[in-house]
This is a predicted structure of a 100-nucleotide RNA (Bacterial small signal recognition particle RNA) from Candidatus Aminicenantes bacterium UBA4820. The source organism's lineage runs through Bacteria, Bacteria candidate phyla and Candidatus Aminicenantota. The coordinates come from a structure-prediction model, not an experiment, and the mean pLDDT is 79.
C1' cells in the first nucleotide's frame, strides 16, 4: 500500500428513565338561564286542599388548585442500552497480508 470487522453517519424495532396528557385521589366550584328540598312569601279554592317557586341547604357538571403514577397515550440531539437493515466521502480502532 492492500484486504476486512468494528465504531462515528441515517434508519427501523425493542428495552428502560425523563416530560407531557388520559385516568384516579382530595379541595373548591352553577344568585338565575342543572338537579333535589324548599323557610318566608305569591298564586287557585267558601273550605279541605293544591299549585309555581326566591333564599338557604344537599347534591352535580364544565372548570381550576394539590396529590398520585398501577395501566395507557405521546414526545424527543433522552441512554459510555440491545438487534436489524442501509451508508462505505472522511476520521478512529482491530486482524491478515505484502514492500521498503
Nucleotide at each position: 500500500g492492500a484486504u476486512u470487522g468494528g465504531g462515528u453517519c441515517u434508519u427501523a424495532c425493542g428495552c428502560g428513565a425523563c416530560a407531557a396528557a388520559u385516568c384516579c385521589c382530595c379541595a373548591u366550584a352553577a344568585a338565575c338561564c342543572c338537579c333535589g328540598c324548599c323557610a318566608g312569601g305569591u298564586c287557585c279554592g267558601g273550605g279541605a286542599g293544591g299549585a309555581a317557586g326566591c333564599a338557604a341547604c344537599g347534591g352535580u357538571a364544565c372548570g381550576u388548585g394539590g396529590g398520585g403514577c398501577u395501566c395507557u397515550u405521546u414526545g424527543g440531539g433522552u441512554g459510555c442500552c440491545g438487534u436489524g437493515a442501509g451508508g462505505g466521502u472522511g476520521c478512529c480502532u482491530g486482524a491478515u497480508u505484502u514492500g521498503a